């Protein structure tokens, strides 16, 4: 460096990284409080919703308001924990190089 073989009747321990689907949670949701913007429709900050840590948002459309307040659709994830499957992984061993 490479090939191979094994991974178990029972018990224990391990089965790695790391992909991409999948199923669970949550609805990328909701309630407030402060502030800002109208060529705009956001900014902070608390709570609340998961047997749950982390988020709680872009984008694209359509209406609606008009100095203060937004709504509806569609679309896109992260992160938690699980399941198969890819993957490799562990030990034992050949071989073949190199060193001493």
């Nucleotide at each position: 460096a490479u090939g191979u073989u094994u991974u178990a009747a029972a018990a224990u321990a391990a089965u790695a990284a790391u992909u991409a689907u999948c199923g669970u949670a949550u609805a990328u949701g909701c309630u407030u409080g402060g502030g800002a913007a109208u060529u705009g429709g956001c900014c902070c900050a608390a709570g609340u919703g998961u047997u749950u840590c982390u988020a709680c948002c872009g984008g694209g459309u359509g209406a609606c308001c008009g100095u203060a307040a937004u709504c509806g659709c569609c679309u896109g994830a992260c992160u938690a924990c699980g399941a198969g499957a890819g993957g490799g992984a562990a030990a034992g061993u050949g071989u073949a190089c190199c060193u001493a």

About this RNA
A computed fold for a 100-nucleotide RNA from Desulforamulus aquiferis, annotated as Purine riboswitch aptamer. Its mean pLDDT, the model's own confidence on a scale to 100, is 76. Lineage of the source: Bacteria > Clostridia > Eubacteriales > Peptococcaceae > Desulforamulus. It matches the Rfam family "Purine riboswitch aptamer". Rfam describes the family as follows. Riboswitches are metabolite binding domains within certain messenger RNAs that serve as precision sensors for their corresponding targets.